The part of an RNA shown here (small-subunit ribosomal RNA, central domain) has 351 nucleotides and comes from an uncultured bacterium.
The full RNA is in RNAcentral, with records from Greengenes.
Its mean pLDDT, the model's own confidence on a scale to 100, is 86.
Context: one part of a larger RNA
RNA sequence: UUGGGCGUAAAGGGCGUGUAGGCGGUCUGUUAAGUCAAGGGUGAAACUCCGCAGCUCAACUGCGGACCUGCCUCUGAUACUGGCGGACUUGAGUACUCUAGAGGGCAGUGGAAUUCCCGGAGUAGCAGUGAAAUGCGUAUAGAUCGGGAGGAACACCAGUGGCGAAUGCGGCUGCCUGGGGAGAAACUGACGCUGACGCGCGAAAGCUGGGGGAGCAAACGGGAUUAGAUACCCCGGUAGUCCCAGCCGUAAACCAUGAGUGCUAGGUGGUAAGGGGUAUCGACCCCUCCUGUGACGCAGUUAACGCAAUAAGCAUUCCGCCUGGAGAGUACGGCAGCAAGGUUGAAACUC
Numbered sequence: 001u002u003g004g005g006c007g008u009a010a011a012g013g014g015c016g017u018g019u020a021g022g023c024g025g026u027c028u029g030u031u032a033a034g035u036c037a038a039g040g041g042u043g044a045a046a047c048u049c050c051g052c053a054g055c056u057c058a059a060c061u062g063c064g065g066a067c068c069u070g071c072c073u074c075u076g077a078u079a080c081u082g083g084c085g086g087a088c089u090u091g092a093g094u095a096c097u098c099u100a101g102a103g104g105g106c107a108g109u110g111g112a113a114u115u116c117c118c119g120g121a122g123u124a125g126c127a128g129u130g131a132a133a134u135g136c137g138u139a140u141a142g143a144u145c146g147g148g149a150g151g152a153a154c155a156c157c158a159g160u161g162g163c164g165a166a167u168g169c170g171g172c173u174g175c176c177u178g179g180g181g182a183g184a185a186a187c188u189g190a191c192g193c194u195g196a197c198g199c200g201c202g203a204a205a206g207c208u209g210g211g212g213g214a215g216c217a218a219a220c221g222g223g224a225u226u227a228g229a230u231a232c233c234c235c236g237g238u239a240g241u242c243c244c245a246g247c248c249g250u251a252a253a254c255c256a257u258g259a260g261u262g263c264u265a266g267g268u269g270g271u272a273a274g275g276g277g278u279a280u281c282g283a284c285c286c287c288u289c290c291u292g293u294g295a296c297g298c299a300g301u302u303a304a305c306g307c308a309a310u311a312a313g314c315a316u317u318c319c320g321c322c323u324g325g326a327g328a329g330u331a332c333g334g335c336a337g338c339a340a341g342g343u344u345g346a347a348a349c350u351c
Stems, first nucleotide, its partner, number of pairs: 004322003007305002012319001014201004021194003025088007033081002035077003039073004048066007091191001092188003096183004103177007110154001115149006125136002162169002206247006215241002220236004258318006266296001268294001270293003274289004300307002324351002333344003
């Protein structure tokens, strides 16, 4: 390479957008590039295979045939693929009517709580632990009442619930803004799917500059524990956590399950948004459809566990990735980065 694979054995890119490329709905005309058929030319010899022959046999050699799977050319065929033309509406999209939502950005605003400050009243403890001690407190603490400051996070609602491509998103209000679902069927008429490279987004920690700093808290100091205790427990506490601007680009970035399309028993509950029907004064209830989200379960599948219309079933298109362990996600080099580190990514040696 072929083949076989990627939920847990090695293996799905963290997620989008989209270039090239690959693939692509129904009907029809045309063309004849792919495709198929017949003929012609070429495809050196040796070699290989088959047959025959010559050295006493064989090796070896000679002759004939096959083969040379290919290329060129010409004639024809037109189902399929492609090119060109025409048409269509079911794929895709646009407009319209409804509709749910912690989707995103900016601004404003609310209450509870912690801490601190001021004041009242008040006295000897408070805090902490397995037990203690460090710590705080007669310079009046803790508990309690009133006032004030400031930062961060939003109890209940809250749900196996919702939204988002992923990371993620949760008090309330306003403004700006993206996407989705249902209905109806007006319009466009295949405009589609995937997507190497590229570009963008991307938790936490970390970095640069400037702000902010209540609580928490790496590092650090102290008290304990212990044989020791660079820990677990306790008292403190700085970066950081928060905001603005800019980097970083990683993760058990997980459903450890790439994206699209079609097909393949069920019931269920439950659930979330919407539509239709029945019923009613109306709402609920009941039946049903679609979209999303759960738990079961048949066929099938799987090494098993399990998956099972949200497939890991049956097919198909495109991308990514794997190929024994260790060495190693290391070295070297490249690329991007302020750095940290990232990305690409070996070999020797060894089992």
Its Rfam family is "Bacterial small subunit ribosomal RNA". Rfam links the family to the GO terms ribosome and structural constituent of ribosome.